A computed fold for a 114-nucleotide RNA from Orenia marismortui, annotated as FMN riboswitch aptamer (RFN element). The prediction has a mean pLDDT of 82. It matches the Rfam family "FMN riboswitch aptamer (RFN element)". About the family: The RFN element is a highly conserved domain that is found frequently in the 5'-untranslated regions of prokaryotic mRNAs that encode for flavin mononucleotide (FMN) biosynthesis and transport proteins. This element is a metabolite-dependent riboswitch that directly binds FMN in the absence of proteins. In Bacillus subtilis, the riboswitch most likely controls gene expression by causing premature transcription termination within the 5' untranslated region of the ribDEAHT operon and precluding access to the ribosome-binding site of ypaA mRNA.The FMN riboswitch structure, reported in present an FMN-bound six-stem junction, adopts a butterfly-like scaffold, stapled together by opposingly directed but nearly identically folded peripheral domains. The sequence is in RNAcentral, with records from Rfam.

[in-house]
RNA sequence: UAAAUUCUUCGGGGUCAGGUGCAAUUCCUAACCGGCGGUAAUAGCCCGCGAGCGUAAGCAGAUCUGGUGAGAUUCCAGAGCCGACAGUUAAAGUCUGGAUGGAAGAAGAGAUUU
Numbered sequence: 001u002a003a004a005u006u007c008u009u010c011g012g013g014g015u016c017a018g019g020u021g022c023a024a025u026u027c028c029u030a031a032c033c034g035g036c037g038g039u040a041a042u043a044g045c046c047c048g049c050g051a052g053c054g055u056a057a058g059c060a061g062a063u064c065u066g067g068u069g070a071g072a073u074u075c076c077a078g079a080g081c082c083g084a085c086a087g088u089u090a091a092a093g094u095c096u097g098g099a100u101g102g103a104a105g106a107a108g109a110g111a112u113u114u
Stems, first nucleotide, its partner, number of pairs: 002114004006109005017029003031094002033083002035049004044081002052059002063079005085097003
C1' cells in the first nucleotide's frame, strides 16, 4: 500500500397557472424532477446496479442532429423521449401508503491475516 473481516455515519428529487367535470395535484394545456458505479471528458435516455414483482430461473423505461476537442449518444446549441408496486369520488414519474423501512453505493474507524 492492497485485499478480506468487524463496526459507525451518510445514502431521491418533483404539478406554478389554467380547462373540462358531480368528482381529477391522476384526464387536457402547461409546469417541474433526475439515486449509485463505470466510461479517453461532467450521462435520467451508452454499459451496468438499485427500489418493485417472482419459490426460482428470470422480468422491468427512454436520444437524435449540429458544434468544440486528441478524446464527449456525458460538454455547448437545438429538438425530442422516459419513469416500479398498492391506493384514490376519475386513469398518478410528482398526491397518499409500504417507508422513522430497505438498497445500489459513499465516507470513516479499530484490530487481525496475507